[in-house]
């Protein structure tokens, strides 16, 4: 000093305003929001989480939504420009935004000590 393991913190955001109705923060007009890594700085690229589903658990396996054109550059589907599209599941007048599983989970960042092996 650099790796692993343990261990402790930490780790998701948003419907304002109007409209139809007996009822909608669920529809219709508009409004807003964007979880880790990783790469020119990313909701839409690759990657992994979460959420479902199987399996008696752990654990594994499965499943898993969306981008274009122009411009600058050596390089951006990340940035400037305009214009677009996406977002489990259970409830409930049909939900990305409310209620709820969840004071939960995890990817992951951050940290000190100790443990191993160099």
């Nucleotide at each position: 000093u650099a790796a692993c393991g343990u261990c402790u913190u930490u780790g998701g955001g948003g419907c304002a305003g109007g409209g139809u109705g007996a009822a909608a923060u669920u529809c219709c007009c508009u409004a807003c929001u964007g979880g880790a890594g990783g790469u020119a700085u990313a909701g839409u690229c690759c990657u992994c989480g979460a959420c479902c589903u199987g399996c008696a658990u752990a654990g594994c396996a499965g499943c898993u939504g969306a981008c274009c054109u122009g411009g600058u550059u050596a390089g951006a589907u990340u940035c400037c420009a305009g214009g677009a599209c996406c977002a489990a599941c259970g409830g409930u007048a049909c939900a990305g935004u409310c209620c709820g599983g969840a004071u939960g989970a995890a990817a992951g960042a951050a940290g000190a000590a100790c443990g191993u092996a160099a």